[in-house]
Context: one part of a larger RNA
RNA sequence: CCCUCGUUAAGGAACUCGGCAAAAUCGUCCCGUAACUUCGGGAGAAGGGACGCCCCGGUAGGGUGACGCCACUUGCUGGCUGAGCCCGAGGGGGCCGCAGUGACUUGGCCCAAGCGACUGUUUACCAAAAACACAGGCCUCUGCUAAGUCGAAAGACGACGUAUAGGGGCUGACGCCUGCCCGGUGCCGGAAGGUUACGCGGAGUUGUUAGCGGGUUCGCCCGCGAAGCAGCGAAGCUAAGCCCCGGUAAACGGCGGCCGUAACUAUAACGGUCCUAAGGUAGCGAAAUUCAUUGUCGGGUAAGUUCCGACCUGCACGAAUGGCGUAACGACUUGGGCGCUGUCUCAACGAGGGGCUCG
Numbered sequence: 001c002c003c004u005c006g007u008u009a010a011g012g013a014a015c016u017c018g019g020c021a022a023a024a025u026c027g028u029c030c031c032g033u034a035a036c037u038u039c040g041g042g043a044g045a046a047g048g049g050a051c052g053c054c055c056c057g058g059u060a061g062g063g064u065g066a067c068g069c070c071a072c073u074u075g076c077u078g079g080c081u082g083a084g085c086c087c088g089a090g091g092g093g094g095c096c097g098c099a100g101u102g103a104c105u106u107g108g109c110c111c112a113a114g115c116g117a118c119u120g121u122u123u124a125c126c127a128a129a130a131a132c133a134c135a136g137g138c139c140u141c142u143g144c145u146a147a148g149u150c151g152a153a154a155g156a157c158g159a160c161g162u163a164u165a166g167g168g169g170c171u172g173a174c175g176c177c178u179g180c181c182c183g184g185u186g187c188c189g190g191a192a193g194g195u196u197a198c199g200c201g202g203a204g205u206u207g208u209u210a211g212c213g214g215g216u217u218c219g220c221c222c223g224c225g226a227a228g229c230a231g232c233g234a235a236g237c238u239a240a241g242c243c244c245c246g247g248u249a250a251a252c253g254g255c256g257g258c259c260g261u262a263a264c265u266a267u268a269a270c271g272g273u274c275c276u277a278a279g280g281u282a283g284c285g286a287a288a289u290u291c292a293u294u295g296u297c298g299g300g301u302a303a304g305u306u307c308c309g310a311c312c313u314g315c316a317c318g319a320a321u322g323g324c325g326u327a328a329c330g331a332c333u334u335g336g337g338c339g340c341u342g343u344c345u346c347a348a349c350g351a352g353g354g355g356c357u358c359g
Stems, first nucleotide, its partner, number of pairs: 001354008010345002014343001019340001027051005036041001038173001052095005061087004068080004072075001096100001108338007115330002120132002136171007148157003174325004179255003184252002186248005193243003199237002204232005211224005256274005283317001284314001295311005
């Protein structure tokens, strides 16, 4: 010096990102307990008091109930009695210590806010959370050989279920609610019209050449050209889809700008204008969201970039990618307070184990 412990004057969070760590609290009985609340809770709220041993005395009282006795309806019956065993206060008297849950075991508490309703689940080995899940809500698919899923298939799950069922998606208890936009994208519907594949269809056209005409160096060449066989192939007919028409936002998503105006000023209930599918309703708001920003005001402190309450100029909240509240709950996060302390002012001593020196 390191590790693990013990104690500490005065102060008591001045430490620190932060009371991290430590200290403190701690059991049982009694008294007594607020806001708030979904009336269950909050509650072990908070805050107090008692506690050992000896004697009265294992007392008062309570539980159980043997033997015995009585009765009859003879039974695993009823009644009386009350042994033994067990539990066991309250009160009075007395004794000792600094201390009686004498060691061990054994909640610190309160106030306010954020997030998530809750119990649960999770990154096996850096994250336990405000993430996941969750009951509840909504949308959507599925009529049974269901939809969906696994599988070349057979087959199986779904389900030996049947729409109060099953699959998918979003939201996430509960309370109050959930506005406007269907132009785009998606989905659903639509006997018309436009476009459209294979296929059907064959108008027409091309190649070949039996034949005919002409030429010939008799090898054949040139022209026309039926049938057949082939090649190409227009019109027309033809599905879904797309276009088109409509519906649909708890589908994906979206939810404006400029200028002016009131008898101080300021502001603008009001007006004008441009654009849009429609221009953000309620509620909330410097917020887990606010850049400027330590916004401004108030509270708390001697002093507060954090915190709480307001304001609204929302850079860039907002309604099931849910909005705003909310009792209870949380090894969550933030601010404050009481208690308590070696966290600190500021360090000291002691114990055990290492290190170090000698051996």
A computed fold for a 359-nucleotide part of an RNA from a Patescibacteria group bacterium, annotated as large-subunit ribosomal RNA, domain IV. RNAcentral holds the full RNA, with entries from ENA. Lineage of the source: Bacteria > Bacteria candidate phyla. Its mean pLDDT, the model's own confidence on a scale to 100, is 90. Its Rfam family is "Bacterial large subunit ribosomal RNA".